[in-house]
Predicted 3D model of a 346-nucleotide part of an RNA (small-subunit ribosomal RNA, central domain) from Mariniphaga sediminis. Rfam family: Bacterial small subunit ribosomal RNA. The RNAcentral record of the full RNA draws on ENA and SILVA. The coordinates come from a structure-prediction model, not an experiment, and the mean pLDDT is 88.
Context: one part of a larger RNA
RNA sequence: UUGGGUUUAAAGGGUUCGCAGGCGGUUUGUUAAGUCAGUGGUGAAAUCCUACAGCUCAACUGUAGAACUGCCAUUGAUACUGACAAACUUGAAUACAGUUGAAGUAGGCGGAAUGUGUAGUGUAGCGGUGAAAUGCUUAGAUAUUACACAGAACACCGAUAGCGAAGGCAGCUUACUAAACUUGUAUUGACGCUCAUGAACGAAAGCGUGGGGAGCGAACAGGAUUAGAUACCCUGGUAGUCCACGCCGUAAACGAUGAUUACUCGAUAUUGGCGAUAUACGGUCAGUGUCUAAGCGAAAGUGAUAAGUAAUCCACCUGGGGAGUACGAUCGCAAGGUUGAAACUC
Numbered sequence: 001u002u003g004g005g006u007u008u009a010a011a012g013g014g015u016u017c018g019c020a021g022g023c024g025g026u027u028u029g030u031u032a033a034g035u036c037a038g039u040g041g042u043g044a045a046a047u048c049c050u051a052c053a054g055c056u057c058a059a060c061u062g063u064a065g066a067a068c069u070g071c072c073a074u075u076g077a078u079a080c081u082g083a084c085a086a087a088c089u090u091g092a093a094u095a096c097a098g099u100u101g102a103a104g105u106a107g108g109c110g111g112a113a114u115g116u117g118u119a120g121u122g123u124a125g126c127g128g129u130g131a132a133a134u135g136c137u138u139a140g141a142u143a144u145u146a147c148a149c150a151g152a153a154c155a156c157c158g159a160u161a162g163c164g165a166a167g168g169c170a171g172c173u174u175a176c177u178a179a180a181c182u183u184g185u186a187u188u189g190a191c192g193c194u195c196a197u198g199a200a201c202g203a204a205a206g207c208g209u210g211g212g213g214a215g216c217g218a219a220c221a222g223g224a225u226u227a228g229a230u231a232c233c234c235u236g237g238u239a240g241u242c243c244a245c246g247c248c249g250u251a252a253a254c255g256a257u258g259a260u261u262a263c264u265c266g267a268u269a270u271u272g273g274c275g276a277u278a279u280a281c282g283g284u285c286a287g288u289g290u291c292u293a294a295g296c297g298a299a300a301g302u303g304a305u306a307a308g309u310a311a312u313c314c315a316c317c318u319g320g321g322g323a324g325u326a327c328g329a330u331c332g333c334a335a336g337g338u339u340g341a342a343a344c345u346c
Base pairs, nucleotide, nucleotide: 004317005316006315007300008299012314014201015200016199017198021194022193023192025088026087027086028085029084030083031082033081034080035077036076037075038074039073040072041071042070049065050064051063052062053061054060091191092188093187094186095185096184097182098181099180100179103177104176105175106174107173108172109171110154114150115149116148117147118146119145120144121143125136126135162169163168206247207246208245209244210243211242215241216240220236221235222234223233258313259312260311261310262309263308266291267290268289269288270287271286272285273284274283275281295302296301319346320345321344328339329338330337331336
């Protein structure tokens, strides 16, 4: 390279947007670039191939032919691809109408719980464990009542549910913003799909500056356990967890399953619409689940939300270790990230 693959064996980029590039709906006409056919020129010789001949044979050599699958010019063909022109509506989008949801951002408000403070009642224990001890407590704890303050999270509803591109999103309410779906009509008329480089977003932890700090709690201290116990258990407890702004850019970022489009037996549940003769029905569109036929698969399984049958584009894989390491480059305040070998070894 050809070929084969990527749920779990190596392999789908964390996600989206998107320039270049690749691919692209229906009809008509023109053109003839690609494509196909004819003709002419050229394609040195040698080599290769075929036939014959010369060295006693062969290697070798000679003669003739074929070939040189290419390039150029020219004449035609016009189905397909391209270019140009015109048209279309089913792909795509927009408007009007309705609906839906923990989608996002900012503000306001709420109750329970926890902790602390003050005051009251009250007296000897409380707490904790497998059992204890450290710890708290007569300077009055624990318990209980009232008031006040603080920070964080939102019980029940709650779901096999919903929304979001992914990460993710849950008390109530207001404002702003975005999205999806459905029905019917109208409008534009291929405006589409994918996307290297790039841009934006991106859990937790971590970093910088300034706040905040109730509970929890790396580190740390003590008490236990144990042969030891740098742990598991207990008592404390700093960073952090929270807020604002700025970085970081990684995760088993998982459905371990890229995006888009078309087609392919059924059953059942459920969310949001539409339909309808409305407690009933279940037809239809868009989702979310379970089971299953064929098919696929090494099997597990998957099975209209495909891992089936096909098409387009992107990403990635090529034995284990060395190693996601070294070096270089680049990004970052740093921690580190991205890119990414080889020797050697089995």